RNA sequence: CUCUUAUCAAGAGUGGCUGAGGGAAUAGGCCCUGUGAAGCCCGGCAACCUACGUGAAAGAAAGGUGCUAAAUCCUACAGAUUAUUAAUCUGGCAGAUAAGAC
Repeated sequence: CUCUUAUCAAGAGUGGCUGAGGGAAUAGGCCCUGUGAAGCCCGGCAACCUACGUGAAAGAAAGGUGCUAAAUCCUACAGAUUAUUAAUCUGGCAGAUAAGAC
């Protein structure tokens, strides 16, 4: 990098350092941001895997990850419904994370 499976509307800081961007990529929109972005540290959340625990669950949070504005921020493709050129819903594509395979 590719493939498979599962999940993706819940949850999580009034901390420290630093100092200008950020919300995956393209496009459009809409937002966050010197009342401090991204990053790092600390804290926290969650419970996918291992270990613990149980008859099985529940549980718990030691280890490996992950996450810590907004639905994966929304839309893009297809279909359905309402109805008047948009709204809603469903599925798909793309993506993220975990576990596994090659």